[in-house]
Predicted 3D model of a 112-nucleotide RNA (SAM riboswitch aptamer (S box leader)) from a Dehalococcoidia bacterium. The sequence was found by an Rfam model in a public genome assembly.
């Protein structure tokens, strides 16, 4: 880097260092000296791992399939729906607007 699955309208107050960029590309629109990026400290979340219960399954040794609850492990996240936006189909008379697919993208987790 490529494949696979599964999630992407929920949450994340602040604080310190730091000094101009950021939000994937691209085109909008937007945030930012009232303070970007990036580290740090917090903080959110529960994908993998851990506990613990609780339900199923047992050849009664276990087994993990299913749920919940915790949060000290591995990551990830903390403006805007993944900020919007492309292609297909459908539904609203229209301008637009919503729903599905799908392609882009991110994240795990597992293959390679």
């Nucleotide at each position: 880097a490529c494949c696979u699955u599964a999630u992407c309208c929920a949450g994340a107050c602040g604080g310190g260092u730091g000094g101009a960029g950021g939000g994937a590309a691209c085109g909008g629109c937007c945030c930012u000296g009232c303070g970007a990026a990036a580290c740090c400290c917090g903080g959110c979340a529960a994908c993998c791992g851990g506990u613990u219960c609780c339900c199923g399954c047992u050849u009664c040794g276990g087994u993990g399939g299913g749920g919940a609850a915790c949060a000290a492990g591995g990551u990830g996240c903390c403006a805007a729906u993944g900020c919007c936006g492309g292609u297909c189909c459908g539904c609203c008379u229209a301008a637009g607007g919503c729903g599905g697919a799908c392609a882009c993208g991110a994240u795990a987790a597992g293959g390679c």

The coordinates come from a structure-prediction model, not an experiment, and the mean pLDDT is 81.